[in-house]
Context: one part of a larger RNA
Molecule: large-subunit ribosomal RNA, domain I
Organism: bioreactor metagenome
RNA sequence: GGUCCACGGAGGAUGCCUAGGAGCUGCCAGGCGAAGAAGGACGCGACAAGCUGCGAUAAGCCGCGGGGAGGGGCCAAUACCCGAAGAUCCGCGGAUUUCCGAAUGGGGUAACCCGUAUGUCUGGAUGACAUGCACGUGCAGGUGAAUCAAUAGCCUGUACGGGAGAUACGCUGGGGAGUGAACCAUCUAAGUACCAGCGGGAGUAGAAAUCAAACGAGAUUCCCCCAGUAGCGGCGAGCGAACGGGGAGGAGCCCAAACCGCGCGCCCUCGGGUGCGCGGGGUUGUAGGGAUGCGGCGGGGGCUUGCCCCGUGCAGUCAGAAACCGCAAGCGUAGCGGAACGGACCUGGGAAGGCCGGCCAGAGCGGGUGAAAGCCCCGUACGCGAAACGCUUGCGGCUGCAUGGCCGCGUUGCCUGAGUACGGCGGGACACGAGAAAUCCUGCCGGAAACAGGGGGGACCACCCUCCAAGGCUGAAUACUCGGCAGCUACCGAUAGCGCAUAGUACCGUGAGGGAAAGGUGAAAAGGACCCCGGGAGGGGAGUGAAAGAGAACCUGAAACCGUGGACCU
Numbered sequence: 001g002g003u004c005c006a007c008g009g010a011g012g013a014u015g016c017c018u019a020g021g022a023g024c025u026g027c028c029a030g031g032c033g034a035a036g037a038a039g040g041a042c043g044c045g046a047c048a049a050g051c052u053g054c055g056a057u058a059a060g061c062c063g064c065g066g067g068g069a070g071g072g073g074c075c076a077a078u079a080c081c082c083g084a085a086g087a088u089c090c091g092c093g094g095a096u097u098u099c100c101g102a103a104u105g106g107g108g109u110a111a112c113c114c115g116u117a118u119g120u121c122u123g124g125a126u127g128a129c130a131u132g133c134a135c136g137u138g139c140a141g142g143u144g145a146a147u148c149a150a151u152a153g154c155c156u157g158u159a160c161g162g163g164a165g166a167u168a169c170g171c172u173g174g175g176g177a178g179u180g181a182a183c184c185a186u187c188u189a190a191g192u193a194c195c196a197g198c199g200g201g202a203g204u205a206g207a208a209a210u211c212a213a214a215c216g217a218g219a220u221u222c223c224c225c226c227a228g229u230a231g232c233g234g235c236g237a238g239c240g241a242a243c244g245g246g247g248a249g250g251a252g253c254c255c256a257a258a259c260c261g262c263g264c265g266c267c268c269u270c271g272g273g274u275g276c277g278c279g280g281g282g283u284u285g286u287a288g289g290g291a292u293g294c295g296g297c298g299g300g301g302g303c304u305u306g307c308c309c310c311g312u313g314c315a316g317u318c319a320g321a322a323a324c325c326g327c328a329a330g331c332g333u334a335g336c337g338g339a340a341c342g343g344a345c346c347u348g349g350g351a352a353g354g355c356c357g358g359c360c361a362g363a364g365c366g367g368g369u370g371a372a373a374g375c376c377c378c379g380u381a382c383g384c385g386a387a388a389c390g391c392u393u394g395c396g397g398c399u400g401c402a403u404g405g406c407c408g409c410g411u412u413g414c415c416u417g418a419g420u421a422c423g424g425c426g427g428g429a430c431a432c433g434a435g436a437a438a439u440c441c442u443g444c445c446g447g448a449a450a451c452a453g454g455g456g457g458g459a460c461c462a463c464c465c466u467c468c469a470a471g472g473c474u475g476a477a478u479a480c481u482c483g484g485c486a487g488c489u490a491c492c493g494a495u496a497g498c499g500c501a502u503a504g505u506a507c508c509g510u511g512a513g514g515g516a517a518a519g520g521u522g523a524a525a526a527g528g529a530c531c532c533c534g535g536g537a538g539g540g541g542a543g544u545g546a547a548a549g550a551g552a553a554c555c556u557g558a559a560a561c562c563g564u565g566g567a568c569c570u
Base pairs, nucleotide, nucleotide: 001569002568003567004566005565006564007563008562009561015555016520017519020492021491022489023488024487025486026485027484028483029481030480032163039100040099041098042055043054044053046078050074051073061094062093063092064091065090066089070082071081072080105114106113107112115133116132117131118130119129120128121127135161136160137159138158139157140156141155142154143153169200170198171197172196173195174194180187184234210217211216221248222247223246224245225244231239232238252473253472254471255417259280260279261278262277263276264275265274266273267272285451287416288415289414290412291411292410293409294408295407296406297405299310300309301308302307303306311403312402313401314400315399316398324397325396326395327394328393329392330391331390332389333388335384336383337382341357342356343355345354346353358375359374360364366378367377368376422446423445424444425443426442427441428440429439432458453468454467455466456465457464507514508513527554530541531540532539533538
């Protein structure tokens, strides 16, 4: 020096555990904000650093309800208090709610500085306190330039807006590249990522100028098929329908115009022409409507003759007009009741284990209790419960409409969405890359028809079929999950699982930003009084405990690594 054996130190693997996390399902909710939000700063405790709670009324104030013996949060100890005159605690409603922050009187390096008007306090003030004072848009009113009228501008009042977010879901406007094509340019990735705007609890779309095919269907949305089909495609890589069928859901409506009435304006050759507002009327494609003729049917009363009243009928707050109130029921936001076991037996520190004998069960889900409990505790099945607030439904109030028009057959020269449809050029969208390229959108240039009209049926034409553009609204079926409640898992178990068993902390960075580590005594602190060595740390006794080789650097305690003693080899 090495190997081996024994015993230690050090270390924190492993096992067990779970306070935390992951995913999913169902129901709910999807909000908040100038009445000042989200998020913060600074404060508030007997002592108070952090977290939590709260706001100068400051771990809290008031009311109502629940609950029933302890309580003054995490958090021990001490002090001092509160509570059957019902505290603490839980739910609902209310009060207070500094300063910053859209931040909004002005400023500003957020949580600070400085004003002004009015009022209050005061003998008074330059002091204190309270309130108002931002901007934009709409509406109304006032004032009012150059410039006569007018307008701009300015001022006042009033209503609304502004910001935030769940890194989700929606629509719209913009819009890549890597990549693939084994290169690469059309193409692809992809209208994806990303940026911006606008929302909503959903959003979009939506009541045929749609499809179909000689039969017919009948708004939109979503799912399954059709179908990786038909097609598109340097016919490469790739892209990729529709018709039709089956389901979920189901709902349809309002204007513009013709015409009638009322009111107002402009032009004017005094013949008229034209426009605006309001009310009625009217809303469609087997065309419909208006005007007009004929025929049929057709509440009452009052009167100023076009309005009111009564009665009757219908409908309604998710569209079609729009709010609110009452009653009832159900649900939610606290809760309440809730069955049944003992052993003086065994083991053990401890019984829930073993043994013996019982019981309940609409309850033998689960958790806890000194180990392994249906019957010990919390619960569970089942049943019950709200003063207050919220949601849903029903009824009523209430509101709206009709009440003088409706129906049928005719006539008609009136109306039925124009710089539109459509064409050309250039682009884009359609599964469709210019193609034989229909259809949809439109930057530029042209530019109709008016129901004997117009669009579509994949160039185009005819016949035929079908629909009615150039205005608008619309629930449900669908998407998502910051969040609440309940439940579940061939999900993790502390190098795992969220980054966090809590932390966006410590720390790093000028900043945007990046971003950890870190769990376990014991059933119970019973957390080691007292003695000894030591300056202390630490240790030895004693004591507690089932265990202290469970002593807080605390369950188990592997290996590397470091020792002590021994055996053997060199």